[in-house]
Context: one part of a larger RNA
RNA sequence: AGCAUACGGUGGAUGCCUAGGCUCUCGGAGGCGAAGAAGGACGUGACAAGCUGCGAAAAGCUACGGAUAACCGCAAAUAGGUGUUUGACCCGUAGAUAUCCGAAUGGGGCAACCCAAUAAUCACAGGCAACUGUGAGGCCAACCCGCUGAACUGAAACAUCUAAGUAAGCGGAGGAAAAUAAAUCAAAAAGAGAUUCCCCUAGUAGUGGCGAGCGAAAAGGGAAUAGCCCAAACCAUACAUGUUUCGGCAUGUACGGGGUUGUAGGACCGGAGGAUUUGAGAAGGUAUGAAUUAGAAGUGGUUUGGAAAGACCCACCAAAGAAGGUGACAGUCCUGUAGAAGUAAGUACUCAUCGAAGCCGGUAUCCUGGUAGAGGCGGGUCACGUGUAACCCUGUCUGAAUCUAGGUGGACCAUCAUCUAAGGCUAAAUACUCCCGAGAGACCGAUAGUGAACCAGUACCGUGAGGGAAAGGUGAAAAGUACCCCAAACAGGGGAGUGAAAAAGACCCUGAAACCGUAUGUUU
Numbered sequence: 001a002g003c004a005u006a007c008g009g010u011g012g013a014u015g016c017c018u019a020g021g022c023u024c025u026c027g028g029a030g031g032c033g034a035a036g037a038a039g040g041a042c043g044u045g046a047c048a049a050g051c052u053g054c055g056a057a058a059a060g061c062u063a064c065g066g067a068u069a070a071c072c073g074c075a076a077a078u079a080g081g082u083g084u085u086u087g088a089c090c091c092g093u094a095g096a097u098a099u100c101c102g103a104a105u106g107g108g109g110c111a112a113c114c115c116a117a118u119a120a121u122c123a124c125a126g127g128c129a130a131c132u133g134u135g136a137g138g139c140c141a142a143c144c145c146g147c148u149g150a151a152c153u154g155a156a157a158c159a160u161c162u163a164a165g166u167a168a169g170c171g172g173a174g175g176a177a178a179a180u181a182a183a184u185c186a187a188a189a190a191g192a193g194a195u196u197c198c199c200c201u202a203g204u205a206g207u208g209g210c211g212a213g214c215g216a217a218a219a220g221g222g223a224a225u226a227g228c229c230c231a232a233a234c235c236a237u238a239c240a241u242g243u244u245u246c247g248g249c250a251u252g253u254a255c256g257g258g259g260u261u262g263u264a265g266g267a268c269c270g271g272a273g274g275a276u277u278u279g280a281g282a283a284g285g286u287a288u289g290a291a292u293u294a295g296a297a298g299u300g301g302u303u304u305g306g307a308a309a310g311a312c313c314c315a316c317c318a319a320a321g322a323a324g325g326u327g328a329c330a331g332u333c334c335u336g337u338a339g340a341a342g343u344a345a346g347u348a349c350u351c352a353u354c355g356a357a358g359c360c361g362g363u364a365u366c367c368u369g370g371u372a373g374a375g376g377c378g379g380g381u382c383a384c385g386u387g388u389a390a391c392c393c394u395g396u397c398u399g400a401a402u403c404u405a406g407g408u409g410g411a412c413c414a415u416c417a418u419c420u421a422a423g424g425c426u427a428a429a430u431a432c433u434c435c436c437g438a439g440a441g442a443c444c445g446a447u448a449g450u451g452a453a454c455c456a457g458u459a460c461c462g463u464g465a466g467g468g469a470a471a472g473g474u475g476a477a478a479a480g481u482a483c484c485c486c487a488a489a490c491a492g493g494g495g496a497g498u499g500a501a502a503a504a505g506a507c508c509c510u511g512a513a514a515c516c517g518u519a520u521g522u523u524u
Stems, first nucleotide, its partner, number of pairs: 001523009015509001016473002020444002022441007029433002031139002039101003042055003046078001050074002061095006070082003106115003121136006143174001144172004154161001158209001184192002196223004206214002227425003230369001234257002237254007262403001264368004268362004276357005284350005292341002298314001299330001300313004315332002317321001323335003375397006384410001405420005460467002480508001483495004
């Protein structure tokens, strides 16, 4: 020095555990904000650094409801207090207070400050004006609508093309949004009947340096279902202007009635009629709905054990044998669970009452869009890349018709069919989850699962945008080691004691390996 065996140290794997995650289901809610939000700064306690809560009324104040004997948060101790049926603490609901910054809004500013003094800006309405009233502004996870709009990539290069109208940027809204009531489809003499979403049609028809790729629609089957209002003709009223034979008439504006469409409808003319249907909706009532209340049955025997809920034996409940806890595995010990009870706010239904609508026939005249269609040039969008390229949108130039009318049916023309643009509104079926409640899981179990089970978007790094950790477990209970000894009056240790266990002593469950030792044997 090696090897073997034994015993240690170190280290923190493994096992077991779970306070935290992850992913869903059902229900709710889908907003907050100038009455000052989201998010912060600074304060606030007997002691008070942090977290939490709160705001100079500051771990809190008031009222009502619930519930109860303890309470002064996390968080021990000390000191000092509060409450005990005159009800504290705790829970719910509604109020009060609510510094400074922040849309921040009196002005300024290097946010949480300075200077001032009663207050920003904008929009709409009213007013002669001073001014008054109302609203907006900002925040928010996704979903939704619009404007704007890449590149990497694919095409085995690359420019058309793709990725993709994606990502990102800007603006806007709601609980959903958007869309929506045919100038629609459809096909061949037959039909459908607003929109949205699902299945399918169909990877079809097509499109495409016909490459890579892209990729419908109708029909059919379902979810859901809902249809309406203006403009105009005509009538009435008011004001203004023009005109007048001074009776009025015409035009314009405002308000009201009327009216809303394709077998065209309406105005208008004539006749009949007063029945029926529908929208909103106070009080009250009904249902639902917080905190919460009650809630069955063993703490029997023996036994092992530190401890019984284990084993054996004997009982009992069950609309309750979900789940969790309790010194090991508990239906009957505790919290609960099944079933029941219970109101506040809120929500839904009902309803006094107040509104709204309607029939038959005729057709001379009038009306039917706040302007468009179509064409040329240039683009865009449609699965469709200019193509035979329709339909839709429109920057630009031009520019109709008016029911004997006009659009569409994938170049174009005719026939036929179908619909009626150039105003507007509209629930449901559909999408999503920052958040709340209940529940679930062949999900993870501390190098996993969120980055974060733990005071984490923290420490730390970076000028900054930004990046971004590690770190869980004594024990059933602190019973957290009185006292003695060694040592330096320390640290650390040895006794003693607690405990089932200290080889559970806070560097605390288990305690692997590497690595470092000590002893013995043996080899060299």